RNA sequence: UCAGAUGGCCGGAUGGCUGCUCCGCUUUGGCGGGGAGGAAAGUCCGGGCUCCACGGAAACACGGUGCCAGGUAACACCUGGCGGGGGCGACCCUAGGGAAAGUGCCACAGAAAGCAAACCGCUCUGACUUUGGUCGGAGUAAGGGUGAAAGGGUGCGGUAAGAGCGCACCGCGUCUCCGGUAACGGCGGCGGCACGGUAAACCCCACCGGGAGCAAGACCAAAUAGGGGCGGCAUUUAAGCGGUUUCCGGCGCGCCGCCCGGGUAGGUCGCGCGAGGCGGCUGGCGACAGCCGUCCCAGAUGAAUAGUCAUCUCCCGUUUUUAAAGACGGGAACAGAACCCGGCUUAUAGGCCGUCUGGCUUU
RNA sequence: GCCGCCGUAGCUCAGUGGCAGAGCGCGCCCUUGGUAAGGGCGAGGCCGAGUGUUCAACUCACUCCGGCGGCA
Numbered sequence: 001u002c003a004g005a006u007g008g009c010c011g012g013a014u015g016g017c018u019g020c021u022c023c024g025c026u027u028u029g030g031c032g033g034g035g036a037g038g039a040a041a042g043u044c045c046g047g048g049c050u051c052c053a054c055g056g057a058a059a060c061a062c063g064g065u066g067c068c069a070g071g072u073a074a075c076a077c078c079u080g081g082c083g084g085g086g087g088c089g090a091c092c093c094u095a096g097g098g099a100a101a102g103u104g105c106c107a108c109a110g111a112a113a114g115c116a117a118a119c120c121g122c123u124c125u126g127a128c129u130u131u132g133g134u135c136g137g138a139g140u141a142a143g144g145g146u147g148a149a150a151g152g153g154u155g156c157g158g159u160a161a162g163a164g165c166g167c168a169c170c171g172c173g174u175c176u177c178c179g180g181u182a183a184c185g186g187c188g189g190c191g192g193c194a195c196g197g198u199a200a201a202c203c204c205c206a207c208c209g210g211g212a213g214c215a216a217g218a219c220c221a222a223a224u225a226g227g228g229g230c231g232g233c234a235u236u237u238a239a240g241c242g243g244u245u246u247c248c249g250g251c252g253c254g255c256c257g258c259c260c261g262g263g264u265a266g267g268u269c270g271c272g273c274g275a276g277g278c279g280g281c282u283g284g285c286g287a288c289a290g291c292c293g294u295c296c297c298a299g300a301u302g303a304a305u306a307g308u309c310a311u312c313u314c315c316c317g318u319u320u321u322u323a324a325a326g327a328c329g330g331g332a333a334c335a336g337a338a339c340c341c342g343g344c345u346u347a348u349a350g351g352c353c354g355u356c357u358g359g360c361u362u363u
Numbered sequence: 364g365c366c367g368c369c370g371u372a373g374c375u376c377a378g379u380g381g382c383a384g385a386g387c388g389c390g391c392c393c394u395u396g397g398u399a400a401g402g403g404c405g406a407g408g409c410c411g412a413g414u415g416u417u418c419a420a421c422u423c424a425c426u427c428c429g430g431c432g433g434c435a
Base pairs, nucleotide, nucleotide: 001359002358003357004356005355006354007353008352009351010350012312013311014310015309016308017307018306020035021034022033023032024031025030037334041345042344044343045342046341047340048339049213050212051211052210062209063208064207065206066205067081068080069079070078071077082096083094084093085092086091097204098203102202103201104198105197106196119144120143121140122139123138124137125136126135127134128133152170153169154168155167156166157165171193172191173190174189175188177186178185179184217269218268219267220266227260228259229258230257231256232255233254240251241250276295277294278293279292280291281290282289283288313332314331315330316329317328318327319326320325364434365433366432367431368430369429370428373387374386375385376384381418389405390404391403392402393401411427412426413425414424415423
């Protein structure tokens, strides 16, 4: 200097004036203080909290997670490692348990697709023959062809031609030993290969999960309508109730007054001290944990967090100028709390810092 | 704010791992003196977007985008 990899941070600054919202004080005039985000978003996970169900525990069903170890309140998150894949490299990606427990599926093409199979071939051989071949029998799976996939791969030997038929290396399986907490890795021996793929198909194994969500839920509580209780009036005139009729008795029905409770509108709480922020020390590779100090930091309910001016910063355009620089105009990413917290994912103009890799050049 | 469902041809909908389809509509032709009806032929789709699983994805998984509905 060019091309990259990776981890973080900021995301307009300061001041004046006028406003908005919440809290505190108040002599009711005001005064003082707080006031969006890294994603407040999507609502995809995990929790707190609240109500519902439930005697406890377990199992089944259903759903989720899925290499190992650790972190955490918990997680599908994070950290460190292992295996696999990609890159010259820094580094990146990875839903990565089980397919010799069982079932299903593998379209088309192809001879054959899961109890493998033989189309063209290759080899030996029988018959016929016009000596070109034709029809059969046996062997084979090396070659061709189909397919995403054809029952280990490459090479040498071997053979009539072939074939793990034999051997070497690689792959696979298995056994012992060694290293590692483990996933796993390594040396060696054995087996001639038996075991295709698919579980983001059913399923098996291990672990986790009761359901709903602040419009949860709790409290206060009008008007109107309706419910219950007590008392009074009316005291049988009217509808109803004991299977039917009669009689007697009862309930109920009507009006008024008082009281009680449910519930709607409306209001209050839930609702801002918390797995909290910042700084330091210690332990740990790290995620993180412990201790000490310090700070209090939005709480609205049609919903505040704004408007304007000045100076500066950055970007774009025009213009003057050799250039530096200046003038004018325009612009300032995504977005925006609504119970809270930990993650993930997605959006984000422009800019800054650190570490590392490969190449070229110079000293 | 919370919860659930759906995106396939111009419209309404099927298809749930293996060639993307139906009805209506649209275009041309036949029929008629002409129109409608009827008959025949045809066009029209990156299955809302992206990434992954698989030999293979409209279909399975995840993440976005858009639309609809419910709860005071």